The prediction has a mean pLDDT of 81. A computed fold for a 73-nucleotide RNA from a soil metagenome, annotated as transfer RNA. Rfam family: tRNA. Its family is annotated with triplet codon-amino acid adaptor activity in the Gene Ontology. The family's RNA type in Rfam is transfer RNA. RNAcentral holds the sequence, with entries from ENA.

Parts: sequence; structure tokens; C1' cells
RNA sequence: GGGCCGUUAGCUCAGUUGGUAGAGCAGCGAACUUUUAAUUCGUCGGUCGUCCGUUCGAGCCGGACACGGCCCA
Repeated sequence: GGGCCGUUAGCUCAGUUGGUAGAGCAGCGAACUUUUAAUUCGUCGGUCGUCCGUUCGAGCCGGACACGGCCCA
């Protein structure tokens, strides 16, 4: 220098054909328990890496850039 993959909640990850973004774990509260743990219920949580474009509408399509990984040279 070139190619490919990834970037979504505190963490690990889903998200189908473009139509108001979810799960598990963690956190917080409650029930239960002598207490803790476990279990159950509730709850909190997001500029979808950044910018621009396409569209009535973008996590999803296109472009540039940033960061991480792999391969080639």
C1' cells in the first nucleotide's frame, strides 16, 4: 500500500425484506430467608463508532473517515 470482517445498553451478543431497537448477564428496588447466597417479581438502562448522502422513512442501502482483528504484498 491492497483486500476482507467487526463497531448496537456497563459486559457478551441478536436485530429477517428499510417502517417507533431487543435478549442474557450486571446494576437498582421488592418478596422469600435469622442473615448471606439462591430463586421469583419489578425496574433502570442506547446520539446503533463519526460525518455526509439516498429515501416519505435508515441499526439495515451508498460514500468518506476513525478504531480493532485477519490475510496478501